[in-house]
Molecule: small-subunit ribosomal RNA
Organism: uncultured bacterium
RNA sequence: CCCUUAGAGUUUGAUCCUGGCUCAGAGCGAACGCUGGCGGCAGGCCUAACACAUGCAAGUCGAGCGGGCACCGCAAGGUGUCAGCGGCAGACGGGAGAGUAACACGUGGGAACGUGCCCUUCGGUUCGGAAUAACUCGGGGAAACCCGAGCUAAUACCGAAUACGCCCUUACGGGGAAAGAUUUAUCGCCGAUGGAGCGGCCCGCGUCUGAUUAGCUAGUUGGUGAGGUAAUGGCUCACCAAGGCGACGAUCAGUAGCUGGUCUGAGAGGAUGAUCAGCCUCACUGGGACUGAGACACGGCCCAGACUCCUACGGGAGGCAGCAGUGGGGAAUAUUGGACAAUGGGCGCAAGCCUGAUCCAGCCAUGCCGCGUGGAUGAUGAAGGCCUUAGGGUUGUAAAGUCCUUUUAACGGGGAAGAUAAUGACGGUACCCGUAGAAUAAGCCCCGGCUAACUUCGUGCCAGCAGCCGCGGUAAUACGAAGGGGGCUAGCGUUGCUCGGAAUUACUGGGCGUAAAGCGCACGUAGGCGGCUUAUUAAGUCGGGGGUGAAAUCCUGGAGCUCAACUCCAGAACUGCCUUCGAUACUGAUGAGCUUGAGUUCGGGAGAGGUGAGUGGAACUGCGAGUGUAGAGGUGAAAUUCGUAGAUAUUCGCAAGAACACCAGUGGCGAAGGCGGCUCACUGGCCCGAUACUGACGCUGAGGUGCGAAAGCGUGGGGAGCAAACAGGAUUAGAUACCCUGGUAGUCCACGCCGUAAACGAUGAAUGCUAGCCGUUGUCAGGCUUGCCUGUCAGUGGCGCAGCUAACGCAUUAAGCAUUCCGCCUGGGGGAGUACGGUCGCAAGAUUAAAACUCAAAGGAAUUGACGGGGGCCCGCACAAGCGGUGGAGCAUGUGGUUUAAUUCGAUGCAACGCGAAGAACCUUACCUGCCCUUGACAUCCCGGGAACCCUGCAGAGAUGCGGGGGUGCCUUCGGGAGCCCGGAGACAGGUGCUGCAUGGCUGUCGUCAGCUCGUGUCGUGAGAUGUUGGGUUAAGUCCAGCAACGAGCGCAACCCUUGUCCCUAGUUGCCAGCACUUCGGGUGGGAACUCUAGGGAGACCGCCGGUGACAAACCGGAGGAAGGUGGGGAUGACGUCAAGUCAUCAUGGCCCUUAUGGGCAGGGCUACACACGUGCUACAAUGGCCAGUACAGAGGGUUGCCAACCCGCGAGGGGGAGCUAAUCUCUUAAAGCUGGUCGUAGUCCGGAUCGGAGUCUGCAACUCGACCCCGUGAAGUCGGAAUCGCUAGUAAUCGCGAAUCAGCAUUGUCGCGGUGAAUACGUUCCCGGGUCUUGUACACACCGCCCGUCACACCAUGGGAGUUGAUUGCACCAGAAGUCGGUAGCUUAACCUUCGGGAGGGCGCCGCCCACGGUGUGGUCAAUGACUGGGGUGAAGUCGUAACAAGGUAACCAAGGG
Repeated sequence: CCCUUAGAGUUUGAUCCUGGCUCAGAGCGAACGCUGGCGGCAGGCCUAACACAUGCAAGUCGAGCGGGCACCGCAAGGUGUCAGCGGCAGACGGGAGAGUAACACGUGGGAACGUGCCCUUCGGUUCGGAAUAACUCGGGGAAACCCGAGCUAAUACCGAAUACGCCCUUACGGGGAAAGAUUUAUCGCCGAUGGAGCGGCCCGCGUCUGAUUAGCUAGUUGGUGAGGUAAUGGCUCACCAAGGCGACGAUCAGUAGCUGGUCUGAGAGGAUGAUCAGCCUCACUGGGACUGAGACACGGCCCAGACUCCUACGGGAGGCAGCAGUGGGGAAUAUUGGACAAUGGGCGCAAGCCUGAUCCAGCCAUGCCGCGUGGAUGAUGAAGGCCUUAGGGUUGUAAAGUCCUUUUAACGGGGAAGAUAAUGACGGUACCCGUAGAAUAAGCCCCGGCUAACUUCGUGCCAGCAGCCGCGGUAAUACGAAGGGGGCUAGCGUUGCUCGGAAUUACUGGGCGUAAAGCGCACGUAGGCGGCUUAUUAAGUCGGGGGUGAAAUCCUGGAGCUCAACUCCAGAACUGCCUUCGAUACUGAUGAGCUUGAGUUCGGGAGAGGUGAGUGGAACUGCGAGUGUAGAGGUGAAAUUCGUAGAUAUUCGCAAGAACACCAGUGGCGAAGGCGGCUCACUGGCCCGAUACUGACGCUGAGGUGCGAAAGCGUGGGGAGCAAACAGGAUUAGAUACCCUGGUAGUCCACGCCGUAAACGAUGAAUGCUAGCCGUUGUCAGGCUUGCCUGUCAGUGGCGCAGCUAACGCAUUAAGCAUUCCGCCUGGGGGAGUACGGUCGCAAGAUUAAAACUCAAAGGAAUUGACGGGGGCCCGCACAAGCGGUGGAGCAUGUGGUUUAAUUCGAUGCAACGCGAAGAACCUUACCUGCCCUUGACAUCCCGGGAACCCUGCAGAGAUGCGGGGGUGCCUUCGGGAGCCCGGAGACAGGUGCUGCAUGGCUGUCGUCAGCUCGUGUCGUGAGAUGUUGGGUUAAGUCCAGCAACGAGCGCAACCCUUGUCCCUAGUUGCCAGCACUUCGGGUGGGAACUCUAGGGAGACCGCCGGUGACAAACCGGAGGAAGGUGGGGAUGACGUCAAGUCAUCAUGGCCCUUAUGGGCAGGGCUACACACGUGCUACAAUGGCCAGUACAGAGGGUUGCCAACCCGCGAGGGGGAGCUAAUCUCUUAAAGCUGGUCGUAGUCCGGAUCGGAGUCUGCAACUCGACCCCGUGAAGUCGGAAUCGCUAGUAAUCGCGAAUCAGCAUUGUCGCGGUGAAUACGUUCCCGGGUCUUGUACACACCGCCCGUCACACCAUGGGAGUUGAUUGCACCAGAAGUCGGUAGCUUAACCUUCGGGAGGGCGCCGCCCACGGUGUGGUCAAUGACUGGGGUGAAGUCGUAACAAGGUAACCAAGGG
């Protein structure tokens, strides 16, 4: 300089926030499922460091040596080969990751070292000696192998000589080498020097988790000396000293090879340590040394142990964590392959030999990369599939067809590079050419949202799906299948794991008032941080240089395989460490100073600050005495209790203990807890004013220490009142409670513990800065009108700007802006502040503090509703005030239940129950039984026949079946057609079958309640709010005035109908004032005035007056008026609620039946009857019954009808026939009333049920099962328990009349009509319902809500538990293999010395130290298990209660005691 950073679903009715869970991405040594053409490059036991059959993986040298055998040679000898002696190599290469938390690794340094082979340099290589294997002989043994005697060589071994340099030294001196081979070139050997590379050692820094591991350490730390080593060093030993490590985490426990790197990530980080590379460690387990330059040695040795194998039982052999391979384990990982051609290694002079290192091949989609499975054209948009609104759409140019191509695969031919001379396992491979032919080659997952992609069928909370939310209970885009679509592609999905998203451990980059989170408060240690000026220094910091940061990898630029993966080359980078030079602002260090932070001094001041001592009055209680008499006390109401043995009440006196009314105040003091009569003593802190002094002395504060309400504990006092526990009385279903009567601990004091509280401002401490206004406490200053004003500092409150906040809210007393330090959240809810462990405590318990398991939420704030045994305001026959009923009786009717073959179905709190049904004997009818029909009783289409139709016989219960007779119509282009009937075939009909929870329509209900909304604007992050709230007023969201709202819509009101008054018009069938006639009836003439009829108008609007109100809206009163404040009544029912009702009015999706769940017929049933309920009628009587007489309506209906007069019948009714399609005729006498009479309180002259008999009418038919009439019968019932209904005026009550339905059937139902005609309303406390504002809420299916705990059942994990088993570890002791080291001199001994005796030295043996395995005892830790037991969690419909959420019905919560 450039590049780089993504979110979504899920808590709610909705919102914002907090917060977890989940998803989309990338990756993998992977595995599993389905599928599978080719090639290249890579990778391939992550588990049992489990056990291993078999083969191979380390040999080589005859140019070190002697010999055996074979061959050649006459021989000397030679060649080849073999074992042995000897040399070098087996310490490399290859494997694994058990151990290890360590100088093991990484990085950077260091000094006291070693080094075969290799390189360099200097010098040397002389003279001798004694053995020994092989071999021979003998012997032992099953074997492995061993023993004895004898012979022999060397580059094997030993001695001497020499030694510049080398080593030791007391600096005199002393010590130590060598090897030869040979065809002569060389290759060797010895001593030393330097180097390279390699190795050993030391140090700084970095490197996991746990404190429920806090103290660890005796060779431990250091010194001196010695030993030991290649070398430093307690590495080892002797002595001396008492140190060393540790909260910057020692010790202990757990886990782990480390790194370059790899994966992820924007980065910082996080995770990881396969393949490749560096280092370490290990080689069956443990110990040990030997040899050697190098090992304490993977394919060497010794010992111990476990295991396996061989054995003649005496004894032996073995170690795949080398390459293959086997068993085993496991979800899982390959061939008992080829070659030394290349690269490299060992030996050798070399040829060469060896090399499971390596190079290749084989297996596996395990991964990455590349290629292919065809291309073009092709619309009758073929067939088939699927869907369909039946038209079509889609699969789909897809296929077929036509024309091409040949990558791959196949076959044939050619044929490399890898190899500088030879040598090619790979390999007849890569590659090239040719031939035929679309020929050999596509799957997997998904399709509700997140997340790209939709339909049909099947299934019916089943089967199943699911990553989260969640789908499935008859219309499933979510299950299964199909069609279609989407994604990726030789793969695709799933599972597991890692990082990401997750700013969800926050360094970058979070928080703590209420969501999780400030220790109850203070003092103070360590630590962290720290005022102003100046000087020095240069540790931090910054800059330049040097060294290092292995290679590979990553990145950039190139290059090579046809491309890519892959490989090669170059650069950059490796953010680090070390070192050197420089800079000096800041931090640090050191020195010198300063005064503003802090402190000291002096003078004032307020105060329930603390401790101790003393003291006061009121009240309660008790005791004594007096007065006094029957109650007192207590409650919602009572009772327990006290009282005639004198209480309560009242008066006086005495006693005791505890607490301090008024003052008293969002007043004061204190760090917090907390502190309240008065006085005294002692004492802490604070504030104000003033001056001088000290000179940063400060802030915070892990551990630590102290204080710390109430309750509780211990000891001793005290005890009036109150009062857990307890007792009794109530309440209650119960009441271990709430209420009452008693009452003990306790409350009080002293001393000692406890150490917790919702210890709260749910707000840590300190400092600075950032608008104000109004109170109040303490001091000081100033002003003057001397009781006020203005100001300062320190407190304490209210409101409020900026700012902050999720919001609520905070706001100079911050939750604002900043700094410092501590604590906490160590991070979802529950489990759980629990278990275990530790510490503290006398105990109660406190503190510290998990996990398994389980859920997808838990939570905060605010919003809209709903609800409240919350509040305010208001309304309603809601209560109250009244009148009349129901509930009791009989009957009617409906329902439940029961019964039945069926008692068809629906309606079921209000808002089902005289409801659908305005009328079930048949029909209706849907139900039951029986008998029949099957294109059907009904619709459309086709074919054939016939007019249709009418009359009629027989059988049958009928449907139906078999017949007889009559009849031959209309239109016509003469073909036929229309309607109707009969027969036939199939499409189809039909269903009161199911689903009202798939629906339309209609209806009920809240409710004729006054509400429900919208547009724009404004406020709020948002849900939402405002408007619509508040003040008045109204029947009303009615109106007025106000107002961040301004307007509007659906409702309200009005407009509509009816009724009440008047006017106009019109008078027949209605009317009749006046006139006339009259048979006295508006009957007639006539009239149009009145009533009435039915058209049109007028009228009422708070318009007028007075008052109230705010001047308004409006309200109150009055006048006028037929009517007065909506005049009365009706119609009219906002947004919506109840999955309200209805599939049986009708319509309709889907499902179901189709010789039946359809259709026809007969009979039966819907009318049943122990019972229960609703709605009614009639009564119980005298305001009445009965008898007689007599008066007055309205509204309706009528031609298959209403039916007059008249006659018959006691009557229902019959006969009769006038009138009337109706203001004409008729139903039609209204009844209660009025007048008179009788009955006299009784089961009656009340009441009429029930039953017997005789009838009438309708109808095909009154048995089940009609109504009415007459005679007789004469039941219950004497006014109705708890409870409950209607009604506010022409209303209730009471009286009759009519109509619909209808053949008939309603004195009782329903809908109407008129007659007579009341009482009461103080008022809104209460019950019910509603409206509105506000408040609380854990409710939102919305209180018929939510929700807690025990018990019972099932399952799960877990704690305790007499113990048991195992692992590991500490300590003490025993034991002691092999082996080094040391000692010793029993045995033994080639080289050297020798005086020949022996000696030096060595070996074996023995002894000692150390020590592995093993054993005993005793502790610690961990794991598994354990009769029984504790709590916990989870589980659609179990039990008991009702704790919490509203004042949750006793406010809740916190701490403690009891049940």